This is a predicted structure of a 1390-nucleotide RNA (small-subunit ribosomal RNA) from an uncultured bacterium.
The sequence is in RNAcentral, with records from ENA, Greengenes and SILVA.
Its Rfam family is "Bacterial small subunit ribosomal RNA".
Its mean pLDDT, the model's own confidence on a scale to 100, is 84.
RNA sequence: UUUGAUGCUGGCUCAAGAUGAGCGCUGGCGGCGUGCUUACCACAUGCGAGUCUAACGAAGCACAUUUACCGGAUUCUUCGGAAGAUAGUAACUGUGACUGAGUGGCGGACGGGUGAGUAACGCGUGAACAAUCUGCCUCAUACAGGGGGAUAACGCAUCGAAAGAUGUGCUAAUACCGCGUAGGACCACGCUGGGGCAUCCCAGAGAGGUGAAAGGAGCAAUCCGGUAUGAGGUGAGUUCGCGUCUGAUUAGAUAGUUGGUGAGGUAAAGGCUCACCAAGUCAACGAUCAGUAGCCGACCUGAGAGGGUGACCGGCCACAUUGGGACUGAGACACGGCCCAGACUCCUACGGGAGGCAGCAGUGGGGAAUAUUGGGCAAUGGGCGAAAGCCUGACCCAGCAACGCCGCGUGAAGGAAGAAGGUUUUCGGAUCGUAAACUUCUGUCCUGUGUGAAGAGAAGGAGACGGUAGCACAGGAGGAAGCCCCGGCUAACUACGUGCCAGCAGCCGCGGUAAUACGUAGGGGGCGAGCGUUGUCCGGAAUGAUUGGGCGUAAAGGGCGCGUAGGCGGCCAGAUAAGUCUGGAGUGAAAGUCCUGUUUUCAAGAUGGGAAUUGCUUUGGAUACUGUCAGGCUUGAGUGCAGGAGAGGUUAUCGGAAUUCCCGGUGUAGCGGUGAAAUGCGUAGAGAUCGGGAGGAACACCAGUGGCGAAGGCGGGUAACUGGACUGCAACUGACGCUGAGGCGCGAAAGUGUGGGGAGCAAACAGGAUAAGAUACCCUGGUAGUCCACACUGUAAACGAUGACUUCUAGGUGUGCGGGUGGCAGAGCCAUUCGGUGCCGCAGCCAACGCUCUAUGUAGUCCACGCUGGGAGCACGUUCGCAAGAAUGAAAGUCAACGGAAUUGACGGGGACCCGCACUAGCGGGGGAGCAUGUGGUUUUAUUCGAAGCAACGCGAAGAACCUUAUCCGGUCUCGACAUCCCCUCGACCGCAGAGUAAUGUUUGCUUUCUUUCGCGACAGGGGAGACAGGUGGUGCAUGGUUGUCGUCAGCUUGUGUCGUGAGAUGCUGGGUCAAGUCCCGCAAUGAGCGCAACCCCUAUCUUUAGUAGCCAGCAUUUGGGAUGCGAACUCUUGAGAGACUGCCAGGGAUAACCUGGAGGAAGGUGGGGAUGACGUCAAAUCAUCAUGCCCCUUAUGACCAGGGCUACACACGUGCUACAAUGGGGUAAUCAAAGGGAAGCGAUCACGCGAGUGUGAGCAAAUCUCAAAAAUAACGUCUCAGUUCGGAUCUAGUGUGCAACUCGAGUACAUGAAGCCGGAAUCGCUAGUAAUCGCGAAUCAGAAUGUCGCGGUGAAUACGUUCCCGGCUCUUGUACUCACCGCCCGUCA
Repeated sequence: UUUGAUGCUGGCUCAAGAUGAGCGCUGGCGGCGUGCUUACCACAUGCGAGUCUAACGAAGCACAUUUACCGGAUUCUUCGGAAGAUAGUAACUGUGACUGAGUGGCGGACGGGUGAGUAACGCGUGAACAAUCUGCCUCAUACAGGGGGAUAACGCAUCGAAAGAUGUGCUAAUACCGCGUAGGACCACGCUGGGGCAUCCCAGAGAGGUGAAAGGAGCAAUCCGGUAUGAGGUGAGUUCGCGUCUGAUUAGAUAGUUGGUGAGGUAAAGGCUCACCAAGUCAACGAUCAGUAGCCGACCUGAGAGGGUGACCGGCCACAUUGGGACUGAGACACGGCCCAGACUCCUACGGGAGGCAGCAGUGGGGAAUAUUGGGCAAUGGGCGAAAGCCUGACCCAGCAACGCCGCGUGAAGGAAGAAGGUUUUCGGAUCGUAAACUUCUGUCCUGUGUGAAGAGAAGGAGACGGUAGCACAGGAGGAAGCCCCGGCUAACUACGUGCCAGCAGCCGCGGUAAUACGUAGGGGGCGAGCGUUGUCCGGAAUGAUUGGGCGUAAAGGGCGCGUAGGCGGCCAGAUAAGUCUGGAGUGAAAGUCCUGUUUUCAAGAUGGGAAUUGCUUUGGAUACUGUCAGGCUUGAGUGCAGGAGAGGUUAUCGGAAUUCCCGGUGUAGCGGUGAAAUGCGUAGAGAUCGGGAGGAACACCAGUGGCGAAGGCGGGUAACUGGACUGCAACUGACGCUGAGGCGCGAAAGUGUGGGGAGCAAACAGGAUAAGAUACCCUGGUAGUCCACACUGUAAACGAUGACUUCUAGGUGUGCGGGUGGCAGAGCCAUUCGGUGCCGCAGCCAACGCUCUAUGUAGUCCACGCUGGGAGCACGUUCGCAAGAAUGAAAGUCAACGGAAUUGACGGGGACCCGCACUAGCGGGGGAGCAUGUGGUUUUAUUCGAAGCAACGCGAAGAACCUUAUCCGGUCUCGACAUCCCCUCGACCGCAGAGUAAUGUUUGCUUUCUUUCGCGACAGGGGAGACAGGUGGUGCAUGGUUGUCGUCAGCUUGUGUCGUGAGAUGCUGGGUCAAGUCCCGCAAUGAGCGCAACCCCUAUCUUUAGUAGCCAGCAUUUGGGAUGCGAACUCUUGAGAGACUGCCAGGGAUAACCUGGAGGAAGGUGGGGAUGACGUCAAAUCAUCAUGCCCCUUAUGACCAGGGCUACACACGUGCUACAAUGGGGUAAUCAAAGGGAAGCGAUCACGCGAGUGUGAGCAAAUCUCAAAAAUAACGUCUCAGUUCGGAUCUAGUGUGCAACUCGAGUACAUGAAGCCGGAAUCGCUAGUAAUCGCGAAUCAGAAUGUCGCGGUGAAUACGUUCCCGGCUCUUGUACUCACCGCCCGUCA
């Protein structure tokens, strides 16, 4: 993170730690570590295993000795000669820190690398070898006598390009080979003693056989070697117990296979190999096969149990270009050895040869990715050697890499004018921020100079690292900070840009013009030489649950039974000691982890000690429990006997009702079917009715949440056969039990096969309807099938969606003629008990719903099943099946959810109750005509804009000729038509008179202020500069305010309490009642608020105050009028009151609320009308009343003027007016209102005009005057059913208003006299002083109403009622809806 919200199930995701890591940005120093995870791919070059002359011979070189030769300086001389230095050559002998080959010895089986193979005694752990070997090393015993023949090197020759080979001739040894000698060393034989673990082993004596050796150095002492045997040690080999990944969509595997006898072979047991014999051996406790993988100490994680990993370090194994093979040797089937074969590379004279980096560096390649062709043997270790020493890419060091861990630094203290600058702002400020500058210090790292180690322990020598670490001095804040994040999870917010674009994203999700989620900036948070990200592992995840989970409805009980293996199992006492518990011993390598010391200035790191290593083996003990063995018991289980109940099963047979068909009779026109019809049947006689017959299937009533059965299932009667359960008795057996993987059987309906049968019904199919279509629902027909027999299939919502068995745990009430016992005299009733089947219900459980002795409670045993949704019970494979199909049963790609229960609403062509002119009953309209008016559309330079179902459309607009006016065309202005501030100027402004223009604009002249300290100031005009003005420009989806609507509907909430885990519920539901959540009663509710009602206004009656401009009963005056004086009675007006409250009576109702009727009353149950509009809904309307955020325009989207437009007109719609006539039209003469208006006004009277009006102007700021005549109605006479004496549209004169009446107004007069004879579908209003009808007034307004708002006159009809349509309230029910049915959602196609 699923929902509007909730609690649950359940997945996905994140935060922690780790890494041989990779990538991005960044990068100062040091220490310690680490560094091809990929191609066991291919490799240039160098190095990595040699050493010994004290085993051996020859050669070369150097030196020395001796001899010979040559040479002859020089000396002596008898001059014949003699001696003779030095140099050279040759030979012998000797020496050597010399050289490189050879023979020989030891070592190349260690060290180093890699993880391909291997699921194995490979590894780990613990045992065994009485079945074995072991060079060098240690200890012990004994011995080493005397001979022989070769061969390499070397010389010569030959072949070959080379590698190399061959022949021939010499020579040595610690090389090789005989001979001699020798011990139970070995072999075979028997004997004695002792031991053990089966074969056997050890010791001793006897006789027989076999079988050894080498020398070297040294003056010597002696040292180093040699041979045999034994012992030890080290190392190796072999065997065994246990442990060691996944797949059953791998179930059978195996012929040397398993065993035996004998032989061979080996260091050694063994089918290791062979001959013969037998037929075994392994496997559901998972053989075989397939896939994957080196194993471990350990490492990472985790509270632990576990899970994952197997880099570095250590142990074991395996491998060395691929495959195979042996040789040598103590040891190999051998990384830097040999042979063969394959692939590849190289050389070649083409004949033939050479090679093996998974050693250290290094190269190419692969890859996201992993270093130097470095120094040294100084140390540690290894090989050889007597040693010196030589070799050692093992190793020690250095180099490269932030790859990891650890440490240090990039300065410290002071410093407010809170600087500049940046960001932001409500413009005040806030923040970066003591941060900087500046002052005073310090010197770690750094730079320079000097000095300078340990590492080498007991004589000497020897330091790669390295002039390194360290130390001292000097220098100067100088050279050293980044990365990620800031919506929630998760610490940290603002501005601008963008506008579902660009982009972000781990999950939820963000972005469609005010984005804390994108990008940038400022600020902030985190970590810091690093920081993020990606991959992988564990954790969180109790999300595989041993610790520690589930299965009624969320995923999950097999359809049911029988039963095998297995698991589990009653009571009593005994034996044993396998499990179990406990003590000892061995082992569990070192390193690591942990604890505690020590040492690097600390730390990482290094190092000493300890603990631990939960394990395995062995041994002593204990015996409760489990196991095993043997004995007993009866309560579990079973048997027996006696009973009653039952649609339990199978087979045979019988019965009646009904349908259909056939035959016959009667009889005539329809029948049948449906919402209505039609198809169909019927005059060839149906349907109806009567009689007779045929055939198949199913069994009314009884019949019941009754019975039986394991489940499926079972229903007429009778008979036969047969299974199970129950009750009682307590005779028998003596744990015989429970569960049950595989297995076997049963198993509705449909379906399949073969053969029958077929009345009714009825998939498919046909026809008729319905419908937009109708492959459906409805109708008429109708075949498989349904039925029987025998086979098959094996599935269902096969459900109680609840596996079987056992124990325990309150009650109440039914039922089955189930069974038994007791009581009562009894039909029977009561009590009790066993076993079925229902309902309610406590505890308990549950997410809730619910379950509750028939558990979903409690405790236990066994089995089955589930581990997110979807893909999918699909595909593939296998098994079964005649087929259909069944069983088993994945993955890829995909989503962040799928879901269960309950809650609030909304909705339903669900239910109940109720209301409303909602329907019904009525009255009158609109829709048809003409006109008025509004809208759409069209047109136009413009026809300004808004309003859009009800709830836009005579609406904004209570009134567009100009103005209004927002629009269009043209002209004009730019601080502006309007406001504030600043500077200059003038004396204005107003007024008068001109010019000019379509008009505004433009322009000329005259006249003209106040105050004063005389500087000025005030005020207004003009000019100028900017700040700004201005906008009916956009956004009503950024807003305020106002309004419409549901709806004057009766609802909407809340405190406290209670219930529920919770969302929520209760209250507000229920019974009545009301116009009303109005009131009453009841109730886990009790109160309260906003609404309802009342309080307010008008109106209807009366009383009373007052009595003018109103009134006139009575009294006077008068000529005609209440005209005048009295009057205050009446009407009326103005105040104040009264009155109506179910108050009274009767009945009903619950003794209530209230209802019905009545009395009285002007009025009766809210008297009538108005104002008054709860919480909220519609992103409802309005930025064009006004206000306002943001965006936009600024010589224009602002302002002014003239003219035009808003008044257009093929058309469509709404709202009205007038009509179509006789309940009427016209004429004559009469008569009865209310409410209003009036000063730029209403206007009497008189005169004129046919008239609209005009002239005159009395009165009136109005209960006084005036508009003003009310009209319908009533009376009299006329018209007589016609397009009319109905109806008035439409075209000329004149009137008033106004600057102006053409576009474009309203009356009047005279003419003219359209359409229209009551209006299709559909539709509107109205319940009483209402509808209908009649006129009057007012607002706006110069003028201009058929509109709007008011006023009165005349004055009806109908309402049985709530079935239906529409809207609404309450309760209830279902829901996969909650953006709420205009919802959600399925399929196909794109």